Annotation
The RNA shown here (transfer RNA) has 75 nucleotides and comes from a Bacillota bacterium. The RNAcentral record of the sequence draws on ENA. RNAcentral records the identical sequence in 2 taxa. It matches the Rfam family "tRNA". Rfam classes the family as a transfer RNA. Rfam describes the family as follows. Transfer RNA (tRNA) molecules are approximately 80 nucleotides in length. NCBI's taxonomy places the organism under Bacteria, Bacillati, Bacillota.
RNA sequence: GGGCCCGUAGCUCAACGGUAGAGCAGGUGGCUCAUAACCACCGGGUUCUAGGUUCGAAUCCUAGCGGGCCCACCA
Numbered sequence: 001g002g003g004c005c006c007g008u009a010g011c012u013c014a015a016c017g018g019u020a021g022a023g024c025a026g027g028u029g030g031c032u033c034a035u036a037a038c039c040a041c042c043g044g045g046u047u048c049u050a051g052g053u054u055c056g057a058a059u060c061c062u063a064g065c066g067g068g069c070c071c072a073c074c075a
Base pairs, nucleotide, nucleotide: 001071002070003069004068005067006066007065010024011023012022013021018055026042027041028040029039030038048064049063050062051061052060
């Protein structure tokens, strides 16, 4: 320098054009002598950034930023 993949909640991941969800973690309550486990409920994300397309974008397009892999270059 070139190519490919990824970026969504504190963490791991869904959602594949139509108002963003799950598990774990956290909080509250129940159960228990108590703790854990278990059960119920609650909160939590302007979806990496900036533009574009569209009636409508996490999703499609462009550029950038960050991470990973491969190739080339590199005396």